[in-house]
Context: one part of a larger RNA
RNA sequence: GAUUGAACGCUGGCGGCAUGCCUAACACAUGCAAGUCGAACGCCUGUAUCAAUACAAGAGUGGCGCACGGGUGAGUAACGCGUGGGAACCUGCCCCGAGGUUCGGAAUAACGGCUGGAAACGGCCGCUAAUACCGUAUACGCCCUACGGGGGAAAGAUUUAUCGCCCAAGGAUGGUCCCGCGUCCGAUUAGCUUGUUGGUGAGGUAACGGCUCACCAAGGCUCCGAUCGGUAGCUGGUCUGAGAGGAUGAUCAGCCACACUGGGACUGAGACACGGCCCAGACUCCUACGGGAGGCAGCAGUGGGGAAUAUUGGACAAUGGGGGAAACCCUGAUCCAGCCAUGCCGCGUGAGUGAAGAAGGCCCUAGGGUUGUAAAGCUCUUUCAGUGGGGAAGAUGAUGACUGUACCCACAGAAGAAGCCCCGGCUAACUCCGUGCCAGCAGCCGCGGUAAUACGGAGGGGGCAAGCGUUGCUC
Numbered sequence: 001g002a003u004u005g006a007a008c009g010c011u012g013g014c015g016g017c018a019u020g021c022c023u024a025a026c027a028c029a030u031g032c033a034a035g036u037c038g039a040a041c042g043c044c045u046g047u048a049u050c051a052a053u054a055c056a057a058g059a060g061u062g063g064c065g066c067a068c069g070g071g072u073g074a075g076u077a078a079c080g081c082g083u084g085g086g087a088a089c090c091u092g093c094c095c096c097g098a099g100g101u102u103c104g105g106a107a108u109a110a111c112g113g114c115u116g117g118a119a120a121c122g123g124c125c126g127c128u129a130a131u132a133c134c135g136u137a138u139a140c141g142c143c144c145u146a147c148g149g150g151g152g153a154a155a156g157a158u159u160u161a162u163c164g165c166c167c168a169a170g171g172a173u174g175g176u177c178c179c180g181c182g183u184c185c186g187a188u189u190a191g192c193u194u195g196u197u198g199g200u201g202a203g204g205u206a207a208c209g210g211c212u213c214a215c216c217a218a219g220g221c222u223c224c225g226a227u228c229g230g231u232a233g234c235u236g237g238u239c240u241g242a243g244a245g246g247a248u249g250a251u252c253a254g255c256c257a258c259a260c261u262g263g264g265a266c267u268g269a270g271a272c273a274c275g276g277c278c279c280a281g282a283c284u285c286c287u288a289c290g291g292g293a294g295g296c297a298g299c300a301g302u303g304g305g306g307a308a309u310a311u312u313g314g315a316c317a318a319u320g321g322g323g324g325a326a327a328c329c330c331u332g333a334u335c336c337a338g339c340c341a342u343g344c345c346g347c348g349u350g351a352g353u354g355a356a357g358a359a360g361g362c363c364c365u366a367g368g369g370u371u372g373u374a375a376a377g378c379u380c381u382u383u384c385a386g387u388g389g390g391g392a393a394g395a396u397g398a399u400g401a402c403u404g405u406a407c408c409c410a411c412a413g414a415a416g417a418a419g420c421c422c423c424g425g426c427u428a429a430c431u432c433c434g435u436g437c438c439a440g441c442a443g444c445c446g447c448g449g450u451a452a453u454a455c456g457g458a459g460g461g462g463g464c465a466a467g468c469g470u471u472g473c474u475c
Stems, first nucleotide, its partner, number of pairs: 001475002004472001006471005013347006020339001021305001026303003030300003035064003040061002043058001045056004071258003080183008089175002094171002099166003103135003111126006142151003156163003184230003191221003196218008233255004237248004260281005283294004311337001313336003319333001320331004350380004360371004384416001386411005394402001419464005424445003430459005440447002
């Protein structure tokens, strides 16, 4: 000098765009953050109706989604990440093209009855439907095969035009696995390892593999730093620097890991699953003491910690996501608004004229000098803010939270809008008074003990400016 997710002190007019718990991965009141489908199904309630039925609401069965999106950085020095390769694999929805969609059956929730419990939640009996479940037929292709053969499927719905369903093949997308290279500090850590290293066989997996197991061999890694200890999410990037490099990894984007702590599996195309389940633990809450409930590292918000970091806001209008044939519903993703000079950028706080160089202040050699064209006065202008009026784009036909916003026009009046630090040298800027090694200053050198340009005040000056200075961090 540059930089900052900054903080502190003094000060503070406006706007645009960004950013905003770096600390306790501390504990959390309350609300919201994942639902949707009646064009899969039975039922119940209400309305209309003589009825058939139609519409609306509800819980339930069923389907899809809930593995995305959002948060955090605890753990991890690792094929975790980055980069370049590889193969023994899976892939719902989507695309492409081929074929098929036969005939039957038994249940069950809801519901009704009885009943247990304070509650959470159940138990027994009975009834019923399906795109829920089971069997059967067929299956070119599919799977297994000893090549003889064996095995395996489907579901219907409605507004009659579609939407579905099954089987295998290909694609796309997404994912799993393996390898080369790269990836912090410590030797005051020198040896480490027994599923350890390899083989055979088997099991397991979507799949390769000591992944697991049995047997066999005795290997494998290491001073080119194994093992151990410490620290740390990694990257694109960001800051700095002429560069090389150094530092860093907030916001945005990619990957990874985690979801009260530890462990486990279930379902599923996909999880070992933040707002799912089970077990154990700590903590909090309810209880009729028998037993139950909970998990903000989602958005707000609270307590706490801290130098320090915001609203318990609006809307689904846009973009995107889930469900649905659609209408539509849901969406604290998102888009907006609110708060903060936290940062960057822009603008304003007036312009011209004005010498009796006014008054006042300060200094003085008492002549004057300076503040200073500065002010006043005169002549103008009206950005921004204010008041009134008009008023978009964002929205392809409809639909605008933002919002009567941006912007435009008119009006009034210089009117509402300047501070902070410094002035001994480094370093731009000097005098007077007070103080008297005191009080104090200070980044370094150093100032102060009676003439202090270095302390405090004043006048004057210098610098930057809605900021200025200090402190911390990095180069």
This is a predicted structure of a 475-nucleotide part of an RNA (small-subunit ribosomal RNA, 5' domain) from an uncultured prokaryote. The prediction has a mean pLDDT of 87. Its Rfam family is "Bacterial small subunit ribosomal RNA". Rfam links the family to the GO terms ribosome and structural constituent of ribosome.